[in-house]
Predicted 3D model of a 727-nucleotide part of an RNA (large-subunit ribosomal RNA, domain II) from a Nitrososphaerota archaeon. Its Rfam family is "Archaeal large subunit ribosomal RNA". The prediction has a mean pLDDT of 81.
Context: one part of a larger RNA
RNA sequence: GCCAGGGAGUUUGCUGUCAUGGCGAGCCUAAGGGCUUGAAGCCCGGAGGCGAAGGGAAACCGACUUUCCGCAACCGCUUCGAGCGGUGAGGGAAGGGGUCUGAAAGGGCCUACAGUCAUGGCGGAAAGACUAGAAACCAGACGAUCGUGUCCUGAGCAGGAUGAAGCGGGGCGAAAGCUCCGUGGAGGUCCGAAAGGGUCUUGACGUGCAAUUCAGUCCCCAGACUCGGGACAAGGGGCCAAAAGCCAAUCUAGUCUGGUGAUAGCUAGUUCCCACCGAAAUAGAUCUGAGUCUAGCCUGGGCAGACGUUGCCAACGCUGUAGAGCACUGAUCUGGUGGCAAGGGUUCGAAAGGGCCCACCACCGUUUCAAACUCCGAAUGUGUUGGUACGGCAGAAGCCCGGAUGCGGGUUUAUGUGGGGUAAGCCUCAUAACCUAGAGGGGAGCAACCCAGACUAAAGUUAAGGCCCCCAAAUACCAGCUAAGUGUCAAACAAAAGGGCGUCUCCGAGCGAAGACAGCAGGGAGGUAGGCUUAGAAGCAGCCAUCCUUUAAAGAGUGCGUAACAGCUCACCUUCCGAGCUUGGGGGCCCCGAAAAUGGACGGGGCUCAAGCUGGUUGCCGAUACUUUAGGCCACAAUGUAAAUUGUGUGCGGUAGGUGGGCGUGGAGGGUGGGUAGAAGUAGGGCCGUGAGGUCCUAUGGACCGCCAUCCAUUGUAGAUCCUGGU
Numbered sequence: 001g002c003c004a005g006g007g008a009g010u011u012u013g014c015u016g017u018c019a020u021g022g023c024g025a026g027c028c029u030a031a032g033g034g035c036u037u038g039a040a041g042c043c044c045g046g047a048g049g050c051g052a053a054g055g056g057a058a059a060c061c062g063a064c065u066u067u068c069c070g071c072a073a074c075c076g077c078u079u080c081g082a083g084c085g086g087u088g089a090g091g092g093a094a095g096g097g098g099u100c101u102g103a104a105a106g107g108g109c110c111u112a113c114a115g116u117c118a119u120g121g122c123g124g125a126a127a128g129a130c131u132a133g134a135a136a137c138c139a140g141a142c143g144a145u146c147g148u149g150u151c152c153u154g155a156g157c158a159g160g161a162u163g164a165a166g167c168g169g170g171g172c173g174a175a176a177g178c179u180c181c182g183u184g185g186a187g188g189u190c191c192g193a194a195a196g197g198g199u200c201u202u203g204a205c206g207u208g209c210a211a212u213u214c215a216g217u218c219c220c221c222a223g224a225c226u227c228g229g230g231a232c233a234a235g236g237g238g239c240c241a242a243a244a245g246c247c248a249a250u251c252u253a254g255u256c257u258g259g260u261g262a263u264a265g266c267u268a269g270u271u272c273c274c275a276c277c278g279a280a281a282u283a284g285a286u287c288u289g290a291g292u293c294u295a296g297c298c299u300g301g302g303c304a305g306a307c308g309u310u311g312c313c314a315a316c317g318c319u320g321u322a323g324a325g326c327a328c329u330g331a332u333c334u335g336g337u338g339g340c341a342a343g344g345g346u347u348c349g350a351a352a353g354g355g356c357c358c359a360c361c362a363c364c365g366u367u368u369c370a371a372a373c374u375c376c377g378a379a380u381g382u383g384u385u386g387g388u389a390c391g392g393c394a395g396a397a398g399c400c401c402g403g404a405u406g407c408g409g410g411u412u413u414a415u416g417u418g419g420g421g422u423a424a425g426c427c428u429c430a431u432a433a434c435c436u437a438g439a440g441g442g443g444a445g446c447a448a449c450c451c452a453g454a455c456u457a458a459a460g461u462u463a464a465g466g467c468c469c470c471c472a473a474a475u476a477c478c479a480g481c482u483a484a485g486u487g488u489c490a491a492a493c494a495a496a497a498g499g500g501c502g503u504c505u506c507c508g509a510g511c512g513a514a515g516a517c518a519g520c521a522g523g524g525a526g527g528u529a530g531g532c533u534u535a536g537a538a539g540c541a542g543c544c545a546u547c548c549u550u551u552a553a554a555g556a557g558u559g560c561g562u563a564a565c566a567g568c569u570c571a572c573c574u575u576c577c578g579a580g581c582u583u584g585g586g587g588g589c590c591c592c593g594a595a596a597a598u599g600g601a602c603g604g605g606g607c608u609c610a611a612g613c614u615g616g617u618u619g620c621c622g623a624u625a626c627u628u629u630a631g632g633c634c635a636c637a638a639u640g641u642a643a644a645u646u647g648u649g650u651g652c653g654g655u656a657g658g659u660g661g662g663c664g665u666g667g668a669g670g671g672u673g674g675g676u677a678g679a680a681g682u683a684g685g686g687c688c689g690u691g692a693g694g695u696c697c698u699a700u701g702g703a704c705c706g707c708c709a710u711c712c713a714u715u716g717u718a719g720a721u722c723c724u725g726g727u
Base pairs, nucleotide, nucleotide: 001727002726003725004724005723006722011127012126014124015123016122017121018120019119020118021117022116023115026050027049028048032044033043034042035041054061055060064095066094067093068092069091073087074086075085076084077083096111097110098109099108100107101106130269131268132267133266137259138258139257140256141255142254148233149232150231151230152229153228154227155226156225157223159191160190161189162187166183167182168181169180170179171178172177196219197218200216201215203214204213235251237247238246239245272662273661274660275659276658277657282295283294284293285292286291298403299402300401301400302399303398307391308390309389311388312387313386314385315384316383317382318381323376324374325373329370330369331368334365335364336363337362338361339360343358344357345356346355347354348353410435412433413432414431415430416429418427420426440451441450442449455631456630457629458628459627460626461625465621466620467619468605469604470603474618476617477616478615479614480613481612487607488606498592499591500590502589503588504587505586506585507584508583509582510581511580519576521574522573523572525549526548527547530544531543532542555570559568560567632652633651634649635648636647637646638645639644663716665713666712667711668710670708671707672706673705674704681700682699683698684697685696686695687694688693
């Protein structure tokens, strides 16, 4: 893991409410007793309880046949339109009354009579209270065969080394004594077996040989040594050469049993079916933020009796945002004018006191700003009224009662703010949608992006999105652009500043058959080597001036060059040629800018007048959407005694959760059946039911088992590292 069996909202009394039933201004008995063989049942039993009157702490006092509106219903009239009128239970409103408080006014509670008993459903609190689960706390016992300390009594420690004291002898010395050689055999001495230990390899092993072992290495080995046997010390206690170490594989308080089903706002699990509706993750409070309470939001039942609304339009109001502005407040650029008591600089003066400048203040013009500025001011939003639309007597708004869940972190997208931040799938708000609790189609894949809200089956048509192949449908059509495989990505899921004689296009200006632009060819001169400067300066180091002539044209010279000249060239003119050229600005696509770790991703293949991009056109494909057909369910209406039939419906997704109806298991009394011509059970199969399930057949099996209407419950398993057993 699998299989079988077990396994979780129960019970009691109290209490709230709803349903059903009995009796009803009343209702009910409790303990106990009688009859009965017993159980059951029947009959007594009024003690007592609830209700019928309240208000007040108490003393104490002590309550409406009232009026109006009006639903259903009934009655009458009727033009038969549910049209008018009347009565009007229940319902609503007003008034009155009782009592308490108060000086009063006012206010609180009560008052127009319905309860009570039983059974059942669903809640509440109390109990172990749906089941399982602590770490702990307390009490009483049991432990020192492990390891600790102490005591008693015993046992054990190869061999070697070193060589203390003492002693003997020699030498020296006046002596004390010193010294040498022997002898001797001390030591928490040394090396090292047994014994004991457990340093390192962070080796082996690591479902082991082993809940601490194996191997090598290492420490110690006559002592504070090692070991046997016996004894003593016990749980807030012991022992401790001290580590919170050890006290029987258990120690920051042993083990066992009991209190005990400790408690757990935490975690896991919580068992059959179908139908209807269907949430919230917000506000306030909380030693509160892992919880709970109240409200809001969901649901079931009832009362009531005509309105309700998220749409649209109009009219009349409200507002101070976006924007804008500078009239106020507060900032802000620059200039002018005036003032200047106090401040700074400078200057005149012996001083007093002056002049000029700066700063400062005010005003005028000018510039730029504001969440906590406003002379202004939208769109939106919102209120009232009217109209319209939609829902509504097949029952709206509202009210009452029962049951919840939830109040863990909501999330993303769009829009609008705020906070901090480089930013964020960031944090915090508002509005809407969505997921949550929503399947289906699309987006390669992908909770919340696009389309679209799934009762069942079938056929058709579309949406988003697509139509070369994977892959259903166009290798469709008309044009243009791109040469970068750019691209083939709606977004989430990348690209900027800045560049580009890449290419297309639009606009402006200029030149051009009196020949433009480019190219080739020719000319490109004279005064003159202008003057000055300079060694030189001749178009071309530098300074000044920059005229005239001949011309088709030619600068007192554009660049190269020379020491200076020379030389080459340009401007300018002409010849040849023959049609566009030059320049500025805007737009489209494209290129550069462009870096990440194994080779690699437009989903892939692949694609270039496209299968890319832009604009247009016509088809087709494509969903649980829409339509049609058939069927089911729910609610409601009409008809009907009923079964049911016929209709109505923008009805039938759904987590937590509420409500309703069912299936199955065990047992009880009652009724009614089956079975050795084969019961239960087991195995395989057929049929029926939306389903839980039911039924039939065959085989096996070999003795019990169903059905009907009720009642009772240790009543349904896949899960809980669930329990027991098997495998």